[in-house]
RNA sequence: CUCUUAUCCAGAGAGGCGGAGGGACAGGCCUUGUGAAGCCCGGCAACCUGCACGAUUCAUUGCAAAGGUGCCAAAUCCUGCAGACAGGAGGUCUGGAAGAUAAGAG
Repeated sequence: CUCUUAUCCAGAGAGGCGGAGGGACAGGCCUUGUGAAGCCCGGCAACCUGCACGAUUCAUUGCAAAGGUGCCAAAUCCUGCAGACAGGAGGUCUGGAAGAUAAGAG
């Protein structure tokens, strides 16, 4: 980097360093010196993991959180393609694409 599977409307600091940007991309719309990114500490969650139950196996359920990741504004902030409903406009819903993360494979 590519492929497969699963998840993405819950949760997470009024700390230190740091100094201007950040929210993938585009368009919006937000956020930020009442201090962004990043680093440290802290925390959340529970994909991998451990234990229990069950069991041919897989799966399911519950508990844990030492270890490997992840995450800690807004639904993946909204839309981005197709369809349904409605239709004056705004809009609602379903699926997809794209993206993120985990686990596995190449």

SAM riboswitch aptamer (S box leader) from Thermoanaerobacterium sp., 106 nucleotides, folded computationally. Model confidence (mean pLDDT): 83 of 100. The sequence was found by an Rfam model in a public genome assembly. The model forms 97% of the base pairs in the Rfam consensus.